The prediction has a mean pLDDT of 83. Large-subunit ribosomal RNA, domain VI from a Flavobacteriales bacterium, 261 nucleotides, folded computationally.
[in-house]
Context: one part of a larger RNA
RNA sequence: CGGAGGAAAUUUGAGAGGACCUGACUCUAGUACGAGAGGACCGAGUUGGACGAACCUCUGGUGUACCUGUUGUGCUGUUAAGUGCAUCGCAGGGUAGCUACGUUCGGUUGAGAUAAACGCUGAAAGCAUCUAAGCAUGAAACUCACCUCAAGAUGAGAUUUCCCUUAAGAAUCCUAGAAGAUGACUAGGUUGAUAGGCUGCAAAUGUAAAGACAGUAAUGUCAAAGUUGAGCAGUACUAAUUAUUCGUGACUUUAUAUCGG
Numbered sequence: 001c002g003g004a005g006g007a008a009a010u011u012u013g014a015g016a017g018g019a020c021c022u023g024a025c026u027c028u029a030g031u032a033c034g035a036g037a038g039g040a041c042c043g044a045g046u047u048g049g050a051c052g053a054a055c056c057u058c059u060g061g062u063g064u065a066c067c068u069g070u071u072g073u074g075c076u077g078u079u080a081a082g083u084g085c086a087u088c089g090c091a092g093g094g095u096a097g098c099u100a101c102g103u104u105c106g107g108u109u110g111a112g113a114u115a116a117a118c119g120c121u122g123a124a125a126g127c128a129u130c131u132a133a134g135c136a137u138g139a140a141a142c143u144c145a146c147c148u149c150a151a152g153a154u155g156a157g158a159u160u161u162c163c164c165u166u167a168a169g170a171a172u173c174c175u176a177g178a179a180g181a182u183g184a185c186u187a188g189g190u191u192g193a194u195a196g197g198c199u200g201c202a203a204a205u206g207u208a209a210a211g212a213c214a215g216u217a218a219u220g221u222c223a224a225a226g227u228u229g230a231g232c233a234g235u236a237c238u239a240a241u242u243a244u245u246c247g248u249g250a251c252u253u254u255a256u257a258u259c260g261g
Base pairs, nucleotide, nucleotide: 001152005163006162007161008160009159010158011157015149016148017147018146021049022048023047024046025045026044027043033038051106052105053104054103055102059100060099061098062097066093067092068091069090070089071086072085073084074083075082076081110144111143112142117137119135120134169246170245171244172243173189174188175187176186177185194239195238196237197235198234199233200232201231203228204227205226211222212221213220214219251261
């Protein structure tokens, strides 16, 4: 921009893409078969491999400053306590998120029409013949079925509701996000829990400083202390203010069309 007024939702599915894998073992059964050696079809079940998707409950990884320990050196006058730099200085842990080595799930089942192939009836050709007329089986391949996209499918579909113009609705702007390069998408904008803050909880680290007490002292106790990024709730304290912009009818008939066709 189009889809013959403008919108907001919900959809149909022409068409397109994805997936389609497979082993071992057990039972049937040491059965059928076979002199024996050996050893099934069919059917039922268990457990794997590779591949794929989703997720983070568990097990791990990461987690550049969340906690702790610690070395050298500089600074805060000194002690103590902190802090800068040294690969995040080094080391031990680790929430959220992301993730695999982790967890869960998937390729199930069925239908249709068939290939090779096996047949029924059956002539041409008194026989025979699956074929010439007719009929029935038959594969991981094909068409459906399963998952995803999908009306620019210009063949532009359908349903419901709203608006009759200072309209319905949308956007700018702002607060953000399990969304994201930017657009977009999604949650909100005071009739508000969208983000921050605060409070509580979870979780991490591992018992802060100062003081008191015990001990000659190192140290220990008061003390699961103190500190803390993303998590879960609650709470309008702060910021989502005010406002602006876009949007507004083709054709025909008729004339008082506020639902005409």
Its Rfam family is "Bacterial large subunit ribosomal RNA". Rfam links the family to the GO terms ribosome and structural constituent of ribosome.